Transfer RNA from an uncultured Mycoplasmatota bacterium, 74 nucleotides, folded computationally. Rfam family: tRNA. It is annotated as a transfer RNA. It was read from a public genome assembly. Its mean pLDDT, the model's own confidence on a scale to 100, is 80.
RNA sequence: GUUCUCGUAGCUCAGUAGGAUAGAGCGAGCGCCUCCUAAGCGCUAGGUCGUUGGUUCGAUUCCAAUCGGGAACG
Numbered sequence: 001g002u003u004c005u006c007g008u009a010g011c012u013c014a015g016u017a018g019g020a021u022a023g024a025g026c027g028a029g030c031g032c033c034u035c036c037u038a039a040g041c042g043c044u045a046g047g048u049c050g051u052u053g054g055u056u057c058g059a060u061u062c063c064a065a066u067c068g069g070g071a072a073c074g
Stems, first nucleotide, its partner, number of pairs: 001073007010026004019057001028044005050066005
């Protein structure tokens, strides 16, 4: 340099042939339970879906560029 791949919650990840309020587990906070703790159960908060632009009535999803991680080739 070329090509491919990943980027979604604090962490690990799922998701979508374009459409309803974007999810799970762990973690955090609160509550129930308990003599207390742990475990268990319930509830809550937390995301501009890497960034910018484009297509579209509508984009996390499609397209382009760009940034960062990884891989192959040279």